Model confidence (mean pLDDT): 85 of 100.
The RNA shown here (transfer RNA) has 72 nucleotides and comes from an uncultured Bacilli bacterium.
Rfam family: tRNA. From the family's description: Transfer RNA (tRNA) molecules are approximately 80 nucleotides in length.
The sequence was found in a public genome assembly.

[in-house]
């Protein structure tokens, strides 16, 4: 140098243009002599960035940046 993926919560990952989720992992509390296990309840996310399309964008179009692969 050219192409193809992925980028969402502390990790792992859903998520179809119309209120952002699940699991595990944290907080608090129940239970226990304590742990743990189990129950219950909550905190965490301006969806990588910057534009564009739409009334409306995590979802769609364009560009950049990190990562992974293939081609050279």
């Nucleotide at each position: 140098g050219g192409g193809u993926g992925u980028u969402u919560a502390g990790c792992u990952c859903a998520g179809g243009g119309g209120u952002a989720g699940a699991g595990c992992g944290c907080u608090u509390c129940c239970u226990u002599c304590a742990c743990a296990c189990g129950g219950a309840a909550g905190a965490g996310g301006c969806c990588g960035u910057a534009g564009g399309u739409u009334c409306g964008a995590g979802a769609c179009c364009u560009a950049c940046a990190a990562c992974a692969c293939c081609c050279a």